RNAcentral holds the sequence, with entries from Greengenes. The RNA shown here (small-subunit ribosomal RNA) has 1483 nucleotides and comes from an uncultured Bacteroidales bacterium. It matches the Rfam family "Bacterial small subunit ribosomal RNA". Its family is annotated with structural constituent of ribosome and ribosome in the Gene Ontology.
[in-house]
RNA sequence: UCCAGAGUUUGAUCAUGGCUCAGGAUGAACGCUAGCUACAGGCUUAACACAUGCAAGUCGAGGGGCAGCGGGAAUCUAGCUUGCUAGAUUUGCCGGCGACCGGCGCACGGGUGAGUAACACGUAUCCAACCUGGCCCAUACUCGGGUAUAGCCUCUCGAAAGGGAGAUUAAUCCCCGAUGUUGUUGGAUUACCGCAUGGUUUUUCAACCAAAGAAUUUCGGUAUGGGAUGGGGAUGCGUUCCAUUAGCUUGUUGGCGGGGUAACGGCCCACCAAGGCAACGAUGGAUAGGGGUUCUGAGAGGAAGGUCCCCCACACUGGAACUGAGACACGGUCCAGACUCCUACGGGAGGCAGCAGUGAGGAAUAUUGGUCAAUGGUCGUAAGACUGAACCAGCCAAGUAGCGUGAAGGAUGACUGCCCUAUGGGUUGUAAACUUCUUUUAUACGGGAAUAAAGUGCCUUACGUGUAGGGUUUUGUAUGUACCGUAUGAAUAAGCAUCGGCUAAUUCCGCGCCAGCAGCCGCGGUAAUACGGAAGAUGCGAGCGUUAUCCGGAUUUAUUGGGUUUAAAGGGAGCGUAGGCGGGUUUUUAAGCCAGCUGUGAAAGUUUGCGGCUCAACCGUAAAAUUGCAGUUGGAACUGGAGACCUUGAGUGUGCAUAAGGUGGAUGGAAUUCGUGGUGUAGCGGUGAAAUGCUUAGAUAUCACGAAGAACUCCGAUUGCGAAGGCAGUCCACUGGGGCACUACUGACGCUGAGGCUCGAAAGUGCGGGUAUCAAACAGGAUUAGAUACCCUGGUAGUCCGCACAGUAAACGAUGGAUACUCGCUGUUGGCGAUAUAGUGUCAGCGGCCAAGCGAAAGCAUUAAGUAUCCCACCUGGGGAGUACGCCGGCAACGGUGAAACUCAAAGGAAUUGACGGGGGCCCGCACAAGCGGAGGAACAUGUGGUUUAAUUCGAUGAUACGCGAGGAACCUUACCCGGGCUUGAACUGCAGGAGACUUUUCCGGAAACGGAUUUUCCCUUCGGGGCUCCUGUGGAGGUGCUGCAUGGUUGUCGUCAGCUCGUGCCGUGAGGUGUCGGCUUAAGUGCCAUAACGAGCGCAACCCUUGCCAUUAGUUGCCAUCAGGUUAAGCUGGGGACUCUAGUGGGACUGCCACCGCAAGGUGUGAGGAAGGGGGGGAUGACGUCAAAUCAGCACGGCCCUUACGUCCGGGGCGACACACGUGUUACAAUGGUGGGUACAGAGGGAUGCUACCUGGCGACAGGAUGCUGAUCUCGAAAACCCAUCCCAGUUCGGAUUGGAGUCUGCAACCCGACUCCAUGAAGUUGGAUUCGCUAGUAAUCGCGCAUCAGCCAUGGCGCGGUGAAUACGUUCCCGGGCCUUGUACACACCGCCCGUCAAGCCAUGGAAGCCGGGGGUGCCUGAAGUUCGUGACCGCGAGGAGCGACCUAGGGCAAAACUGGUGACUGGGGCUAAGUCGUAA
Repeated sequence: UCCAGAGUUUGAUCAUGGCUCAGGAUGAACGCUAGCUACAGGCUUAACACAUGCAAGUCGAGGGGCAGCGGGAAUCUAGCUUGCUAGAUUUGCCGGCGACCGGCGCACGGGUGAGUAACACGUAUCCAACCUGGCCCAUACUCGGGUAUAGCCUCUCGAAAGGGAGAUUAAUCCCCGAUGUUGUUGGAUUACCGCAUGGUUUUUCAACCAAAGAAUUUCGGUAUGGGAUGGGGAUGCGUUCCAUUAGCUUGUUGGCGGGGUAACGGCCCACCAAGGCAACGAUGGAUAGGGGUUCUGAGAGGAAGGUCCCCCACACUGGAACUGAGACACGGUCCAGACUCCUACGGGAGGCAGCAGUGAGGAAUAUUGGUCAAUGGUCGUAAGACUGAACCAGCCAAGUAGCGUGAAGGAUGACUGCCCUAUGGGUUGUAAACUUCUUUUAUACGGGAAUAAAGUGCCUUACGUGUAGGGUUUUGUAUGUACCGUAUGAAUAAGCAUCGGCUAAUUCCGCGCCAGCAGCCGCGGUAAUACGGAAGAUGCGAGCGUUAUCCGGAUUUAUUGGGUUUAAAGGGAGCGUAGGCGGGUUUUUAAGCCAGCUGUGAAAGUUUGCGGCUCAACCGUAAAAUUGCAGUUGGAACUGGAGACCUUGAGUGUGCAUAAGGUGGAUGGAAUUCGUGGUGUAGCGGUGAAAUGCUUAGAUAUCACGAAGAACUCCGAUUGCGAAGGCAGUCCACUGGGGCACUACUGACGCUGAGGCUCGAAAGUGCGGGUAUCAAACAGGAUUAGAUACCCUGGUAGUCCGCACAGUAAACGAUGGAUACUCGCUGUUGGCGAUAUAGUGUCAGCGGCCAAGCGAAAGCAUUAAGUAUCCCACCUGGGGAGUACGCCGGCAACGGUGAAACUCAAAGGAAUUGACGGGGGCCCGCACAAGCGGAGGAACAUGUGGUUUAAUUCGAUGAUACGCGAGGAACCUUACCCGGGCUUGAACUGCAGGAGACUUUUCCGGAAACGGAUUUUCCCUUCGGGGCUCCUGUGGAGGUGCUGCAUGGUUGUCGUCAGCUCGUGCCGUGAGGUGUCGGCUUAAGUGCCAUAACGAGCGCAACCCUUGCCAUUAGUUGCCAUCAGGUUAAGCUGGGGACUCUAGUGGGACUGCCACCGCAAGGUGUGAGGAAGGGGGGGAUGACGUCAAAUCAGCACGGCCCUUACGUCCGGGGCGACACACGUGUUACAAUGGUGGGUACAGAGGGAUGCUACCUGGCGACAGGAUGCUGAUCUCGAAAACCCAUCCCAGUUCGGAUUGGAGUCUGCAACCCGACUCCAUGAAGUUGGAUUCGCUAGUAAUCGCGCAUCAGCCAUGGCGCGGUGAAUACGUUCCCGGGCCUUGUACACACCGCCCGUCAAGCCAUGGAAGCCGGGGGUGCCUGAAGUUCGUGACCGCGAGGAGCGACCUAGGGCAAAACUGGUGACUGGGGCUAAGUCGUAA
């Protein structure tokens, strides 16, 4: 016997740090909802104002009396029944009793919390400095007289309230006298006690003071003493915030003497003294009733003080006294003030912070109820009366506790509905229905308590005469309530919040950064688990949520239990006051400390045990606890006090050496500038480059001399000194400190240090000097878009000295001081010791590296940021802000101290991974350079933008779009536009019904689709039907419509760059690191070496294809050396496999060999060999990932949208437009060429609706015939080159655009809009600005050929093929891109990043401000009610005494000057916040 955390700063991490949440609580309020019972609670705001009723009376056993009521008696009258009724009168005779005198009470009970920061409260102690009605005990007494007065009566004033005068009267009213102590005062005296003043006590003398009756077994009265109770006073300790409140005080502090009081006291007064309080917080300001306790918390604490209990204070506001035992009095008095009411205007009345209730205020808080039955109070002998205290009831879910709204069974998990769905189903849901059961509650009826223990009256018993017992009688508001019984019947009874994470619980629809949500983070921009609705779920449940407040979590003020190198935080440094802390031995004391005991710590509350309400809440009882305070008895270790001693801390002395320590004075050379003179001539100076500037009046340069001021080269060093700031030529004087050695002296003399004092760089200020250099401001020149800058030329304050201020710095080791302890290595400064002169020991400093330890880490580490102790200073989220106001200092500049409103959810530290850098290192690439050829200028082709259009369909659009999708738009394609049609539809399909055709022919209309007419007329069969087609209906369809930012798949790019990762281990709190780094090497993360890493994977390489050499196998359609035949010729034929070739299989290349370099890997070589040499050439192959890259129009697909149209068919048009701009190409500009003629040589492919030999025709495109070939067989086929000729540098015999004419071919159709041919025409263009592209060898350049698509073709495009065939690379400084390592970072959407300030706009809070309006408190002066006290008192009274008058004091009022503190204020200052404003670009 008891302690829980989470979200949020980052790309991620650790730590710091704030914000927020989950819990509990409430006198609560609000929203939705609501069946019952018990208990407890209910104006937190206006101590605001109150209508009405009630809340304090009682006693006739104190009294005089008798208004009213009842009774009696008497008299009269009336009726009559002659003693009865009624009425009147009289009578206090009785019961009683209004008003009055008197007694007691009214000071309790009840309310409220305004004031109060105080002996007010709490606790403890004291009163030898006090009082106490009623109550209890004890002792004694209660005698004799007297005078008034109210009431009543008469008169009278006033509207009223209220009085006045006269007469008369009583008492338990008042007075006088007597008696009188154990009383009081004074004097004397005895014994004892106390800390002091002093107290108690014995004896005695003197003076003074009492009394009341009523009633009859009693209650009273008086004096004195004691008790109890209640009160008064004093003291210790405790009790909020502000120092931006630091000084306050004159009755103030004390004394002597008085007064006053129950009592002490400056409580009051006279006099004397000058004190008293305060940093341990006086004074002032703000706020507040205090406590027991309540809430929370593990506790320590923090917050609160409603109900209940104790104390205090108050009673409309302020003051005052009276009465009384007690008040300076809630329901009393007087005065003043404000307010309300009445009034006859003269004057009066009132006080709900008692109970109800009303208005107002407010988010908000109840009935104008019943009863004194009980408990309690006052009065009374008592009965009894009064009692809004109290007990009850009423209202309110406002709280706590309990109960119920049914229980059991019931699945084909029913049907339907809502919802979801993958359309199968799921869920609502054992839920319902249905069966059985129960009856709390409800309704109805009936019965029915306890609370009355007791008291009263009457009777009675006992004895001790006022007590106890017994009997009997009577007393119940709540209440016919609680409770019990009977009947009925599931019958009468469920909601609220939430569902992104924290935090339990998810889906659909709607909306579309809108509407809205939100405690924090944050949701919402067309698929929202976050908004709104629904369904379902979760939580709690007669309640559930929200808001407000408190504690907790928060170790986030840290005593328990935090920090300060870099996160907020060490004072700039020293000296030193108060304070705090303090070496060794010993004696003593007992303040702290420890232990025992005693008293107290109220009750209630809390905890525990037991008990009572049916249980519980609630209540009763007992115990514990109440951690405190005080007293007392012991103890003596530690701390403190006192005494004695000690030497190691500290200090002094003697000696030695030491240093840029300080102050003053003297002095030195170099340099700089200036001056004079000489030499000398044209520039100097300055910069990235310049210019301003100086200079022929002679500069710069150079020599000599002179002047001035300032600073001190070398030595010089992470060296020395100093408290810090700081200190540097040399010498002298004065002076401070530390160190070492010796151990002579003192004997704890010490450490720290709030305030205080002193010192304190640079800049700055004042006065006076000085001024060589340098140099804010300023001027000029440059730079620039600008350049109030950086650069340059000048230049004034200043820089220097003296005196005086100022007092701040990144005043830094960002590290306060002191002491002790805790591994080592190494360098150095100053001393000392011994010696082996290598080195070594020791003390004090200054440095470097590391162990343990510490730290968030970086790091620190005997010079600690380690381990401990002591003291001081400082911090508590960022901004606002070191700002405002106030105060202090200063000549000023400014410094010190130092907030708040408001605003944000972060700000900040260290380290990690990336990215970035006009950072560094290394390396690579047609990246540059070296070259060759182009583009950019022209014309044309083609694509794009733009424009145009009915439409010019759509997409791609930096590199990575733009001869791209498209490998081929006349119709079709086609998606676009116009017009005409169709609606189960152009295509596909399920079901149902019907038909038998479908189709075809012909004609008509039409642009066609289509429509109308006409014609033709199924198949299989087991005979049930089936197939097929059409029509009708229905469910699907269809969409190149949207979203590539919902997706799959595919693709581009970085990049064929060398990277990207993993397992285990190790390091780190962790993110992460290591491996993957380093050296060498490579094309390569290729390899080798090294190595807390060892291995592995995806990439690299290799394996694959192709090409280059060889071998082998095979030998047709290919080949033909040898043999034979044969032709005009030809592998043409027989034949052959040798060769070429074809296409299969193998070989070959590996730095293998040699030389050199190298540890190795490897590199180098005109090396050898080889067809090929160090990757042989080319291709395919594209790691992890990036760009929300591209594509919904290739395809697929989620969601959304259209459905007589966004679907579909048809005709025509458009995609081909054309002031313009860009990209990619073609052809050119010519002679390395054009033209004409002649003559050679490929490869790879294609071919039946095809390629076509050959022949004929045509100038030609081509046409007409005809042959071969489904292909190593037939066919399509080269050009440049070469040879000959010509042209002769021109807009040409270059160039071919454009245009005219004539044709050919394809095709339904070449107008928009095809290609080709011929003739004619003959444009621009003479090599192309800035800029820019490709390429390193069979490459560039140049030349032609083929193919796909395709009827044809706008192809100059794309993909392939071969022919001819170069130049150059010194090299890596620079541009671009990339890789690795490293470094900085405030970047992480990652530099196209981040981000600062002015200005402009809106909003918000705030400072200043001429003033204006308040508030509380104080001061001075004037006035001054009531009232106490004092004085007086000629008036009244026989007297006692009193009226009156005066004095002092005071509430209130008035006047005045200040201080403090609020509100408001034209204008003004800065600050904060606010997606897309302006200017620049400070970090």